[in-house]
């Protein structure tokens, strides 16, 4: 310098599960909202755990599992994909 992958923005794409049920607060015609309690449920923010690899010991995965935490109209978040583009390190 030039590329790649980590990482980060920006656009798009993007599932699952109850507009439950009671009480209080605002308004108060009514509903919406937000806090609390209870039942039921999702899993693709985050956490947590685990298999071969390997004849022994440690480490080591995921869209598998467990749901602590999140989340169950619409917004909104959303792993993970594509385009674009930015910053730092490393190695060559």
């Nucleotide at each position: 310098g030039c590329g790649c992958g980590c990482u980060c923005u920006g656009c798009g794409g993007g599932a699952g599960a109850g507009u439950g049920g009671g009480c209080u607060g605002c308004a108060c015609g009514c509903g919406a909202c937000a806090g609390c309690c209870c039942c039921g449920c999702c899993g693709a923010a985050g956490g947590c755990g685990c298999a071969a690899g390997c004849u022994c010991c440690c480490a080591u995965a995921a869209u598998c599992g467990c749901u602590c935490a999140g989340g169950c109209a619409c917004c909104g978040g959303a792993a993970c994909c594509g385009c674009a583009g930015g910053a730092a390190c490393c190695u060559u």

Model confidence (mean pLDDT): 76 of 100. This is a predicted structure of a 92-nucleotide RNA (Glycine riboswitch aptamer) from Azonexus sp. Its Rfam family is "Glycine riboswitch aptamer". About the family: This family represents the bacterial glycine riboswitch. The source organism's lineage runs through Bacteria, Pseudomonadati, Betaproteobacteria, Rhodocyclales and Azonexus.